[in-house]
RNAcentral holds the full RNA, with entries from SILVA. Predicted 3D model of a 542-nucleotide part of an RNA (large-subunit ribosomal RNA, domain I) from an anaerobic digester metagenome. Its Rfam family is "Bacterial large subunit ribosomal RNA". The coordinates come from a structure-prediction model, not an experiment, and the mean pLDDT is 85.
Context: one part of a larger RNA
RNA sequence: GGCGUACGGGGGAUGCCUUGGCUCUCGGAGGCGAUGAAGGGCGCGACAAGCUGCGAAAAUCUGCGGGGAUUGGCAAAUACGAAUCGAUCCGCAGGUACCCCAAUGGGACAACCCAUUCCGAGCAAUCGGAAUACUCCCGAGCAAUCGGGGGGGCUAACCCGGGGAACUGAAACAUCUCAGUACCCGGAGGAAAAGAAAACAAUAGUGAUUCCCCAAGUAGCGGCGAGCGAAAAGGGAAUAGCCUAAACCGUCAUUGUUUCGGCAAAGACGGGGUUGUAGGGCUGCAAUAAAUUUUUAGCACAAACAAGUGGAACGGUUAUGGAAAUGCCGGUCAUAGAGGGUGAGAGCCCCGUACACGUACAUUGUGUUAGAAAUAGCAGUACCCUGAGUAGGGCGGGACACGUGAAAUCCUGUCUGAAUCUGCCAGGACCAUCUGGUAAGGCUAAAUACUCCCGGGAGACCGAUAGUGUACAAGUACCGUGAGGGAAAGGUGAAAAGCACCCCGAACAGGGGGGUGAAAUAGUACCUGAAACCGUACGCCU
Numbered sequence: 001g002g003c004g005u006a007c008g009g010g011g012g013a014u015g016c017c018u019u020g021g022c023u024c025u026c027g028g029a030g031g032c033g034a035u036g037a038a039g040g041g042c043g044c045g046a047c048a049a050g051c052u053g054c055g056a057a058a059a060u061c062u063g064c065g066g067g068g069a070u071u072g073g074c075a076a077a078u079a080c081g082a083a084u085c086g087a088u089c090c091g092c093a094g095g096u097a098c099c100c101c102a103a104u105g106g107g108a109c110a111a112c113c114c115a116u117u118c119c120g121a122g123c124a125a126u127c128g129g130a131a132u133a134c135u136c137c138c139g140a141g142c143a144a145u146c147g148g149g150g151g152g153g154c155u156a157a158c159c160c161g162g163g164g165a166a167c168u169g170a171a172a173c174a175u176c177u178c179a180g181u182a183c184c185c186g187g188a189g190g191a192a193a194a195g196a197a198a199a200c201a202a203u204a205g206u207g208a209u210u211c212c213c214c215a216a217g218u219a220g221c222g223g224c225g226a227g228c229g230a231a232a233a234g235g236g237a238a239u240a241g242c243c244u245a246a247a248c249c250g251u252c253a254u255u256g257u258u259u260c261g262g263c264a265a266a267g268a269c270g271g272g273g274u275u276g277u278a279g280g281g282c283u284g285c286a287a288u289a290a291a292u293u294u295u296u297a298g299c300a301c302a303a304a305c306a307a308g309u310g311g312a313a314c315g316g317u318u319a320u321g322g323a324a325a326u327g328c329c330g331g332u333c334a335u336a337g338a339g340g341g342u343g344a345g346a347g348c349c350c351c352g353u354a355c356a357c358g359u360a361c362a363u364u365g366u367g368u369u370a371g372a373a374a375u376a377g378c379a380g381u382a383c384c385c386u387g388a389g390u391a392g393g394g395c396g397g398g399a400c401a402c403g404u405g406a407a408a409u410c411c412u413g414u415c416u417g418a419a420u421c422u423g424c425c426a427g428g429a430c431c432a433u434c435u436g437g438u439a440a441g442g443c444u445a446a447a448u449a450c451u452c453c454c455g456g457g458a459g460a461c462c463g464a465u466a467g468u469g470u471a472c473a474a475g476u477a478c479c480g481u482g483a484g485g486g487a488a489a490g491g492u493g494a495a496a497a498g499c500a501c502c503c504c505g506a507a508c509a510g511g512g513g514g515g516u517g518a519a520a521u522a523g524u525a526c527c528u529g530a531a532a533c534c535g536u537a538c539g540c541c542u
Base pairs, nucleotide, nucleotide: 001541002540003539004538005537006536007535008534009533015527016491017490020462021461022459023458024457025456026455027454028453029451030450031154032153039100040099041098042055043054044053046078050074051073061094062093063092064091065090066089070082071081072080105114106113107112115132116131117130118129119128120127121126134151135150136149137148138147139146140145158189159187160186161185162184163183169176173223199206200205210237211236212235213234220228221227241443242442243441244387248271249270250269251268252267254265255264256263257262276421278386279385280384281383282380283379284378285377291375292374293373294372295371296370297369298368299367300366301365302364303363308357309356310355314330315329316328317327319326331348332347333337339351340350341349392416393415394414395413396412397411398410399409402428423438424437425436426435427434478485479484498526501513502512503511504510
């Protein structure tokens, strides 16, 4: 030095465990904010660094309800207290809520600096209270300005609108694709958007919109390349329809004109009216709310609901063991044998579970009473009305599955520009016939999308290099000027019973006895304790 055997050190794999995650599902909620949010800074404890809670009334104050013996958070110890005159704790409602931040009296290098006006106190210094940003709307006012109301900022995804890439693919690349995606901006709601046919269809019919299945990778589009890609019909989910403009009538105030009687114009307000089998005005007749719907307030009842309440049934055993819930023996409950805990594996020990009950505020539903609002007819047809810089067209673009094409349809930058119900639009150039509809104003629940958040439940999901980045003082420590990046780190034991006392030692290091414990090779560097690596002893070989 090598090999082997035994025993250690080292290390933290593996096994077991789970307080944490992940993915769904059902229900709720879908916003918060000038009554100052979200997010922070700084404080508040007997001692107090961190987290949590709270705000100078500071780990809290008050009321009501629940509850019933402990209690001063995580967090043990010491000190000092609180509580059956009901604390701590739980629910609901309130109080307080420093400073920054939309930040809003002015300023500023966020958490700081400096004011003005009025009221009150004080001799005064000064103290206390209120107000003082910008902008929009309404009202008042000649105006300056004042009064009232709104906005502003934050927020995970979903939604609508305004802008809008490139890598990439086409095996290069330019039309094309990626894609109206990512991203930026604006806006809103619990959903948003869309929506009551100037729609589809095809000689038969349907009857607003939205979503799903299918039609269908079809018809088509396409350097006819790569690729893109419908619709109707059919089957389902859910269903809901309405209001105006105008004609006509009236009121008000203005202007013009006047023969001072009026007339006309534009305007505001009220009535009227709302559609395609055309309808309405107008004229004539009839009727004026029985009926239906919506809504407001009161009353009654009910439902679901906060903290919560009750809630069955077991013993033995010198069987094992440290410990019984295990084994054995004999019982018992079950609308409860879900689950968790207890010194191993418990229906009957504890918490619970089935079931039953209670429940303030607010909510919802039903009934009833009272009030308010809305909704209808018949006939006639001379005249009037039925949304104009609109429809349509030319040029240039864009959207439609559709790349300009035979290109309908929709939007419009520019130039133009109708008709008026004997009207007009559409049915994929265009024309005729036929059919369907009635543009150029507006509103509209449900079926649909999503989950930052709250509660219940589940998993052929993970089990500490996994599962969230985070099971732990985690968006922490740390890195970076900054935007930003971003960890590692769980497990003694049933119970601290966490080793009194003695010894070695310089020792508050470490260790040996001794004690606790089932176990200490479970000693806080703590369950199990693999391998690399390092030793000691012995054997063999060199």